[in-house]
RNA sequence: GCUCUCGUAGUUGAAUGGAUACAACGCCUCCCUCCGAAGGAGGUGGUGCAGGUUCGAUUCCUGCCGGGAGCACCA
Numbered sequence: 001g002c003u004c005u006c007g008u009a010g011u012u013g014a015a016u017g018g019a020u021a022c023a024a025c026g027c028c029u030c031c032c033u034c035c036g037a038a039g040g041a042g043g044u045g046g047u048g049c050a051g052g053u054u055c056g057a058u059u060c061c062u063g064c065c066g067g068g069a070g071c072a073c074c075a
Stems, first nucleotide, its partner, number of pairs: 001071007010025004018055001026044006048064005
């Protein structure tokens, strides 16, 4: 340099055109307890950035940024 692939709550993952983006763990509050842990109830928070297509984009297209893999070059 070229090709492919990934980027979603604090973390690990789901959702692959139709909605109010889902789960587990975490975190916060309360209950329980002598205090904690466990358990129970409620809450919290997210689509890497900028454009485009579409009635509608996490999903499709383009560029950029970042991670990973392969290939090439290294006279």
Predicted 3D model of a 75-nucleotide RNA (transfer RNA) from a Patescibacteria group bacterium. RNAcentral holds the sequence, with entries from ENA. Lineage of the source: Bacteria > Bacteria candidate phyla. It matches the Rfam family "tRNA". The family's RNA type in Rfam is transfer RNA. Rfam describes the family as follows. Transfer RNA (tRNA) molecules are approximately 80 nucleotides in length.